The part of an RNA shown here (small-subunit ribosomal RNA, central domain) has 346 nucleotides and comes from Ferruginibacter sp. Rfam family: Bacterial small subunit ribosomal RNA. Taxonomically the source falls in Ferruginibacter (Bacteria, Bacteroidota, Chitinophagia, Chitinophagales).

Context: one part of a larger RNA
RNA sequence: CUGGGUUUAAAGGGUGCGUAGGUGGGCAGUUAAGUCAGUGGUGAAAUCUCCGGGCUUAACCCGGAAACUGCCAUUGAUACUAUCUGUCUUGAAUACUCUGGAGGUAAGCGGAAUAUGUCAUGUAGCGGUGAAAUGCUUAGAUAUGACAUAGAACACCAAUUGCGAAGGCAGCUUACUACGGAGUCAUUGACACUGAGGCACGAAAGCGUGGGGAUCAAACAGGAUUAGAUACCCUGGUAGUCCACGCCCUAAACGAUGGAUACUCGACAUUUGCGAUACACAGUAAGUGUCUGAGCGAAAGCAUUAAGUAUCCCACCUGGGAAGUACGACCGCAAGGUUGAAACUC
Numbered sequence: 001c002u003g004g005g006u007u008u009a010a011a012g013g014g015u016g017c018g019u020a021g022g023u024g025g026g027c028a029g030u031u032a033a034g035u036c037a038g039u040g041g042u043g044a045a046a047u048c049u050c051c052g053g054g055c056u057u058a059a060c061c062c063g064g065a066a067a068c069u070g071c072c073a074u075u076g077a078u079a080c081u082a083u084c085u086g087u088c089u090u091g092a093a094u095a096c097u098c099u100g101g102a103g104g105u106a107a108g109c110g111g112a113a114u115a116u117g118u119c120a121u122g123u124a125g126c127g128g129u130g131a132a133a134u135g136c137u138u139a140g141a142u143a144u145g146a147c148a149u150a151g152a153a154c155a156c157c158a159a160u161u162g163c164g165a166a167g168g169c170a171g172c173u174u175a176c177u178a179c180g181g182a183g184u185c186a187u188u189g190a191c192a193c194u195g196a197g198g199c200a201c202g203a204a205a206g207c208g209u210g211g212g213g214a215u216c217a218a219a220c221a222g223g224a225u226u227a228g229a230u231a232c233c234c235u236g237g238u239a240g241u242c243c244a245c246g247c248c249c250u251a252a253a254c255g256a257u258g259g260a261u262a263c264u265c266g267a268c269a270u271u272u273g274c275g276a277u278a279c280a281c282a283g284u285a286a287g288u289g290u291c292u293g294a295g296c297g298a299a300a301g302c303a304u305u306a307a308g309u310a311u312c313c314c315a316c317c318u319g320g321g322a323a324g325u326a327c328g329a330c331c332g333c334a335a336g337g338u339u340g341a342a343a344c345u346c
Stems, first nucleotide, its partner, number of pairs: 004317003007300002012314001014201004021194003025088005031082001033081002035077008049065006091191001092188003095184006103177007110154001114150008125136002162169002206247006216240001220236004258313006266291009295302002319346003328339004
């Protein structure tokens, strides 16, 4: 390389959009490039294979045949692929009418809690723990009430719920905006799938500039515990946590399961539609779950949301360690990221 694989043994890219490329629906015709058939030419000799012969045999040598699976030219075939033309509607998209949701962005508003401040009531403790102490407090704390200010997060509803490509998204209202589903079967007529590079998005932490700073809290300080305790526990506490703009680009970025299409037993639950006079029962479509068959699987298990049966495209794997390291390159302000070995060793 081939082959075989990728939920858990090594292995699915974090996710999407999309270029080249690969692959691609029904019918009729054109061409005949691929494909198939015939003929001609060429495919040196030696080698290989078969037959026969020569050295005592063999290796070796000689003769003959076959082969050289290829290439070129030409004449045909036209099922399939391709090409061009026409056409179709079921794939795909559009339109209209409904409908769904924590989808996104921006602005405004709300109450509870927390902290701080002022005032009032009130007096000796509060706080914290396994037990304590550090800490706060007669300069009046803790507790209770009133008022004010600030920032952050949105109890209940809440769910095996919903939405989003993923990351993710939850108080309420408004504006703008994207998307899904159903119906009509009106329009276009294969416009599709995948996607190396590329582009965009991408939790948390971190970085830059400027704000903000209630809570919580790396670092740090103190008190405990302990043989020690650079920890677990406690009292404090700075970056950070929040906002705007710009970077970073990584996660157990997980369903540890790439995307698309088709097909393949059932049962129950649930969300949202359609249809229906209608509680109920039953139907249908798109989701979300649980259980169980055939089948698959090393097993655990998966099982119409497949890990089943098939096709297409991409990504990735090939013993453990050294190592996601070194070197080089690219990116970054930095932290670092991406790509990514070998010696050696078992």